[in-house]
Molecule: SAM riboswitch aptamer (S box leader)
Organism: Chloroflexota bacterium
RNA sequence: UUCUCAUCAUGAGCGACGGAGGGAACGGCCCUGUGAAGUCGCGGCAACCCCCGAAGCGUCGGGACGGUGCCAAGUCCGGCAGGUAAACACCUGGAAGAUGAGCG
Numbered sequence: 001u002u003c004u005c006a007u008c009a010u011g012a013g014c015g016a017c018g019g020a021g022g023g024a025a026c027g028g029c030c031c032u033g034u035g036a037a038g039u040c041g042c043g044g045c046a047a048c049c050c051c052c053g054a055a056g057c058g059u060c061g062g063g064a065c066g067g068u069g070c071c072a073a074g075u076c077c078g079g080c081a082g083g084u085a086a087a088c089a090c091c092u093g094g095a096a097g098a099u100g101a102g103c104g
Base pairs, nucleotide, nucleotide: 001104003102004101005100006099007098008097013042014041015040016039017038021031022030023029026078027077028076043071044070045069048067049066050063051062052061053060054059075096080093081092082091083090084089
């Protein structure tokens, strides 16, 4: 980093340093000197890998030492297609993105 598959309504923050940005991009709408990004420490959430048990097709229950991940807002919302609706808007799917696992 290409590709494949799975998941994305839940959940979980304090401190130190740092200093003005951040929420992928775009359009919104937000967060932020009552301190952004980033780094570090400690804490936590979750359960993809992993472990145990049961079952047999790809499931269910349990665990959390380890490998990742995550800890404002539904992936913050939208864009494309279809449907409902007088409208605001809502629903389903897609695209894009994120995370994990796997094959190169």